[in-house]
This is a predicted structure of a 345-nucleotide part of an RNA (small-subunit ribosomal RNA, central domain) from an uncultured bacterium. The full RNA is in RNAcentral, with records from ENA. The coordinates come from a structure-prediction model, not an experiment, and the mean pLDDT is 86. Rfam family: Bacterial small subunit ribosomal RNA. Rfam links the family to the GO terms structural constituent of ribosome and ribosome.
Context: one part of a larger RNA
């Protein structure tokens, strides 16, 4: 590098914005950059090809004729470019409506739960396979009242809804983001992906400050056990919540990059329209089940494609060694990014 590939065999970047870059609807006029075609130069000889001759064949020799390219000249204008004109279905705008745990900030609730005050009460609670550590006559455990905290939101609730992924669920208010439906008033390709880059980005983790009710790594202590740095119990620190700031990895999955068109149907269900309005059956986005054609080693996929096709990214290339080591960059650390080789089957 050529081919070939990425749902599970190696491989889809965690997401999204967006620069260069590549690519890009519809008429229709010039141009002549890619393109196509004739001419002419140029392309050393020798090789290679291809048509002949010679050595008995052949290898070898030898003779002609083609050669990609690259210049220049005249042409053609179907494609691609360029430039100008027009359009309106891609995409955006706008008007009317919808539906939602989307996101941020603030108040509010009632249960539970630990505690703290008191009443009433007495000997056990508690745990577990059985115990034991524990708690408790200094009065526990149970209940009754009243405070106090933190933190999470029972029930609806559902293959359900919303969001680019991460993720959003008690109640109301303010802000603000997307997204669908429906007129078809407006611009007129303003579209598509997108190396670098920026941005967001569960949990655990770091800082500083606060906060601490639950649960709870570490650790302690009792069982278990030959042993028990475990599994079970009792406690019980970070942590778990908050504000600011880092860190940037996950089976970050749909293990399925993103746009776009096409290509049988059946059925649920969410939300718009539209209608002769509980019923219907159209249409438009979604969320889900099944199938056909096709695809696929199969498993399965199948209009939410893993089909048919284009465009642009990202990535793979036998196993281990290795996601290591070295270097580089980032970071407070922890770590992350990036990423070999010997060797060795």
């Nucleotide at each position: 590098u050529u081919g070939g590939g990425u749902u599970u065999a190696a491989a889809g970047g965690g997401u999204g914005c967006g620069u260069a870059g590549g690519c890009g609807g519809a008429a229709u006029g010039c141009c002549a950059a890619g393109u196509c075609a004739g001419c002419g130069g140029u392309a050393a000889a020798a090789u290679c090809g291809c048509g002949g001759g010679g050595c008995u064949c052949a290898a070898c020799c030898u003779c002609g004729c083609u050669c990609c390219g690259c210049c220049g000249u005249u042409g053609a204008a179907a494609c691609u470019g360029g430039c100008g004109u027009u359009c309106u279905u891609g995409a955006g705008u706008g008007g009317g409506c919808g539906a939602g745990a989307a996101g941020u900030a603030u108040g509010c609730g009632g249960a539970a739960u630990g505690c703290g005050u008191g009443g009433u009460g007495u000997a056990g609670c508690g745990g577990u396979g059985a115990a034991a550590u524990g708690c408790a006559u200094a009065g526990a455990u149970a209940u009754c009242a009243c405070g106090c905290a933190g933190a999470a939101c029972u029930c609806c609730g559902a293959u359900u809804g919303c969001g680019a992924a991460g993720g959003c669920a008690g109640c109301a208010u303010a802000c603000c983001g997307g997204c669908g439906c429906c007129c078809a008033a407006c611009u007129g390709a303003c579209a598509c992906u997108g190396a670098u880059g920026c941005u967001c980005g569960a949990a655990a983790g770091u800082g500083u400050g606060g906060g601490u009710a639950u649960c709870a790594a570490a650790c302690a202590g009792g069982a278990u056990u030959a042993g028990a740095u475990a599994c079970c119990c009792u406690g019980g620190u970070a942590g778990u919540c908050c504000a600011c700031a880092c860190a940037g990895u996950a089976a970050a999955c749909g293990a399925u990059g993103a746009a776009u068109a096409c290509u049988c149907g059946c059925u649920g269900u969410u939300u718009g329209c539209g209608a002769u309005a509980u019923a219907c059956a159209g249409u438009a986005a979604g969320c889900g089940g099944c199938c056909a054609a096709g695809c696929g080693a199969a498993a399965g996929c199948a209009u939410u494609a893993a089909g048919u096709a284009u465009u642009c990214c990202a990535c793979c290339u036998g196993g281990g060694g290795a996601g290591u080591a070295c270097g580089c960059c980032g970071g407070c650390a922890a770590c992350g990014g990036u990423g070999a080789a010997a060797c060795u089957c």